[in-house]
Context: one part of a larger RNA
RNA sequence: UGCUAGCCGCCUGAGGGGAAGGUCCGCCUAGUACGAAAGGAACGGCGGGCCGUGGCCACUGGUGGACGGGCUGUCCGACGAGGGCAAGCCCGGUAGCUACGCCAUAGGGGGUAAGCCCUGAAAGCAUCUAAGGGCGAACCCCUCCCCGAAAAUAGGCGGCUAUUAAGGGCUGGGGUAGAAGACCCCGUUGAUGGGGCGGCGGUGGAAGCUCCGAGGGUUUCCGAGGAGUAAGCCGACCGCUUCCAAU
Numbered sequence: 001u002g003c004u005a006g007c008c009g010c011c012u013g014a015g016g017g018g019a020a021g022g023u024c025c026g027c028c029u030a031g032u033a034c035g036a037a038a039g040g041a042a043c044g045g046c047g048g049g050c051c052g053u054g055g056c057c058a059c060u061g062g063u064g065g066a067c068g069g070g071c072u073g074u075c076c077g078a079c080g081a082g083g084g085c086a087a088g089c090c091c092g093g094u095a096g097c098u099a100c101g102c103c104a105u106a107g108g109g110g111g112u113a114a115g116c117c118c119u120g121a122a123a124g125c126a127u128c129u130a131a132g133g134g135c136g137a138a139c140c141c142c143u144c145c146c147c148g149a150a151a152a153u154a155g156g157c158g159g160c161u162a163u164u165a166a167g168g169g170c171u172g173g174g175g176u177a178g179a180a181g182a183c184c185c186c187g188u189u190g191a192u193g194g195g196g197c198g199g200c201g202g203u204g205g206a207a208g209c210u211c212c213g214a215g216g217g218u219u220u221c222c223g224a225g226g227a228g229u230a231a232g233c234c235g236a237c238c239g240c241u242u243c244c245a246a247u
Stems, first nucleotide, its partner, number of pairs: 005161007015147004021051008034039001052105005060099004067092005072086005107143005115135004171187005192245003195241005200235004208229005215222002
């Protein structure tokens, strides 16, 4: 731009794309059929391994410059508490992202190929074929997943609006959406982000106080460390709450 009013939502599905999987093992069938014996199937069913593909994070593990704790050097501080710097080192670790973890990855219907048949003449027989009919592949089509009204035969359904419009954009708060655009949600008729509070979770027992304390120093002090009491700090998660910002 078109689709012959403009929009919003939900569909249809022409058409297109897709690993729509591959392979192996075990068990049952069955020590059966078959075979003198030795040996030894299948149809069908069940379970599993590996590889590939797609998805997910409850579990297991990884990461986790969120976070918590321990330790070292140095600086600030009061000789403290608490901090700065070195991703300092180490021990853990939520969310998220992940694989080493988990889930799915059947089957069926239709049409055929080679091939196998039925009926059957030409040609009183015979013949799968000439008319006709039935089977038959990891193949083709459908069933499954994704895209898909620009499918020009340009679709359908429902709703809204009549120009002071409906609707969209901009704008503000944001997002497990994201390079920018885009996409999705929210904007006071509000839980969108932050804060606060709670839940759940991570660290692992803060500071203070009391006692013990190797020893040192000496008239009453210093002291690593230990014990008791008591936790403290923190969170990307789940909620609540209009305190702040979407006025």